[in-house]
Context: one part of a larger RNA
Molecule: small-subunit ribosomal RNA, 5' domain
Organism: Elusimicrobiota bacterium
RNA sequence: GAAUUAACGCUGGCAGAGUGCAUAACACAUGCAAGUCGAGCGGGACUACCUGAGAUUACAUCAACUGGUAGUCUAGCGGCAGACGAGUGAGUAACACGUAAGCAACCUGCCCUCGAAUGGCGAACAACCAGCCGAAAGGUUGGCUAAUACGCCGUAUAAUCCACUGGAGGCAUCUCCGGAGGAUGAUAGGCCCGCAGGGGUCGUUCGAGGAGGGGCUUGCGGCCCAUCAGCUAGUUGGCGGUGUAAUAGACCACCAAGGCUAUGACGGGUACCCGGCCUGAAAGGGCGGACGGGCACGAUGGCACUGAGACACGGGCCAUACUCCUACGGGAGGCAGCAGUGGGGAAUUUUGGACAAUGGGGGAAACCCUGAUCCAGCAACUCUGCGUGAGGGACGAAGUCUUUCGGGACGUAAACCUCUUUUGCACGGGACGAAAGCCCGCAAGGGUUUGACGGUACUGUGCGAAUAAGCCACGGCUAACUAUGUGCCAGCAGCCGCGGUAAGACAUAGGUGGCGAGCGUUAUUC
Numbered sequence: 001g002a003a004u005u006a007a008c009g010c011u012g013g014c015a016g017a018g019u020g021c022a023u024a025a026c027a028c029a030u031g032c033a034a035g036u037c038g039a040g041c042g043g044g045a046c047u048a049c050c051u052g053a054g055a056u057u058a059c060a061u062c063a064a065c066u067g068g069u070a071g072u073c074u075a076g077c078g079g080c081a082g083a084c085g086a087g088u089g090a091g092u093a094a095c096a097c098g099u100a101a102g103c104a105a106c107c108u109g110c111c112c113u114c115g116a117a118u119g120g121c122g123a124a125c126a127a128c129c130a131g132c133c134g135a136a137a138g139g140u141u142g143g144c145u146a147a148u149a150c151g152c153c154g155u156a157u158a159a160u161c162c163a164c165u166g167g168a169g170g171c172a173u174c175u176c177c178g179g180a181g182g183a184u185g186a187u188a189g190g191c192c193c194g195c196a197g198g199g200g201u202c203g204u205u206c207g208a209g210g211a212g213g214g215g216c217u218u219g220c221g222g223c224c225c226a227u228c229a230g231c232u233a234g235u236u237g238g239c240g241g242u243g244u245a246a247u248a249g250a251c252c253a254c255c256a257a258g259g260c261u262a263u264g265a266c267g268g269g270u271a272c273c274c275g276g277c278c279u280g281a282a283a284g285g286g287c288g289g290a291c292g293g294g295c296a297c298g299a300u301g302g303c304a305c306u307g308a309g310a311c312a313c314g315g316g317c318c319a320u321a322c323u324c325c326u327a328c329g330g331g332a333g334g335c336a337g338c339a340g341u342g343g344g345g346a347a348u349u350u351u352g353g354a355c356a357a358u359g360g361g362g363g364a365a366a367c368c369c370u371g372a373u374c375c376a377g378c379a380a381c382u383c384u385g386c387g388u389g390a391g392g393g394a395c396g397a398a399g400u401c402u403u404u405c406g407g408g409a410c411g412u413a414a415a416c417c418u419c420u421u422u423u424g425c426a427c428g429g430g431a432c433g434a435a436a437g438c439c440c441g442c443a444a445g446g447g448u449u450u451g452a453c454g455g456u457a458c459u460g461u462g463c464g465a466a467u468a469a470g471c472c473a474c475g476g477c478u479a480a481c482u483a484u485g486u487g488c489c490a491g492c493a494g495c496c497g498c499g500g501u502a503a504g505a506c507a508u509a510g511g512u513g514g515c516g517a518g519c520g521u522u523a524u525u526c
Base pairs, nucleotide, nucleotide: 001526002525003524004523006522007521008520009519010518013386014385015384016383017382018381019379020378021344026342027341028340030339031338032337035080036079037078040077041076043074044073045072046071047070048069049068050067054062055061087297088296089295097221098220099219100218101217102216103215106214107213108212111210112209113208114207115206116205117204118203119153120152121151122150128143129142130141131140132139133138159184160183161182162181164179165178166177167176168175169174189202190201191200192199193198223269224268225267230260231259232258235257236256237255238254240252241251242250272294273293274292275291276287277286278285279284299320300319301318302317303316322333323332324331325330350376352375353374354373358372359370360369361368362367389419390418391417392416399410400409401408402407424463425462426461427460428459429458433453437448438447439446440445470515471514472513473512474511475496476495477494481510482509483508484507485506491498492497
């Protein structure tokens, strides 16, 4: 000099863009953060209309635990989603990450393309009804019932497996293409149109491929300590198994005695890694906050279930610690989601608005959900821009400081005159971000809805210099000096050093220098 997720002191007008618990991965009150589909299913509630046992009857009318139609809502069964998105960096020195390869050792829901199919039958369980237990959380017995839930049968192609056989190729184990034979393996319907045959659409099943995603393996690369020198029995390899989507001592039985190491094993310390960021002319050094990619974690430790995918932050089970409820028998919980609270700390924000946009989940759609996101609020925390007025105005007011008492300085500074109105205030106008979607239509096209921010930005008119300057320094380094007070005192100080009676170094005042909505200090990096 530059930089910072900064803090502290004094000061503080506005706008835009960003950033904001670095410490206790400490504990958490409260609300919200993952739902959706009634066009999968049986019920239930409500509304409207029709019907109408019956009631009242002069007409009108009312009306069932009557039936039907249409609509709305929905606890339950069922489907998809909850493995994404969001947070944090505790652990991890490791194929965790980065980069480059490999898999003749693998998986893949939703999406896209192509091919084939969507036949028959059955038994349940919720909801519901009846009963029981419990303070609660919840549980239990019996009975009824539907399905795109569950099970069985049949059929099937290029699918899988088995043994036979022909050909091609490679990289050890092998791979690919073909022939004929045997065995194995499926399905689910809903809605719309139509009188119907049938058609459309969304699905379902099997197979082949794609895209995207993931798994595994390997070369190379990136911390400190040798005051850590030897480490290792599932250890290293083999054979056969188990296991997995798949390779593998991953695991198991048996066999062999290996394997690693000064090119630093093993041990200890520290640390998520990268794109990048800061600095520097570069080489290098430091850092990994925001944003993007990967990994790991979800009170602590362990475990599996479901599933295409988890060993699963707002799913489950067990154990531990802690907190809460309890009728003392037993239960409930996990903010490293968004806000917010206590605590720790020098220190880090609102218990805000909206799904309008972008994106995600569900749905045929309308739409619903979305603390992702978009916005607003708070903080000079950072960067950038603007303003606090402009021109004229005296040998120069007053005042203050100083003086050799003549004067000198603040100083065109002020007053005063002329002007402007950024900003501000008041009153008007007022967005872009919004075309998708939806409806009509064969199409071309036409119609129509939607804005949190926000009455904000922007803009027109009016008013009036009006609403807006401080901080640090002035001995040398280092730009900037005098007076008074003090008297080795009080104090200053980054280093050298100042202060003991004329202190340019302390304190105050005037003046001056620097920067300026900031200025200084402290800490850290180069």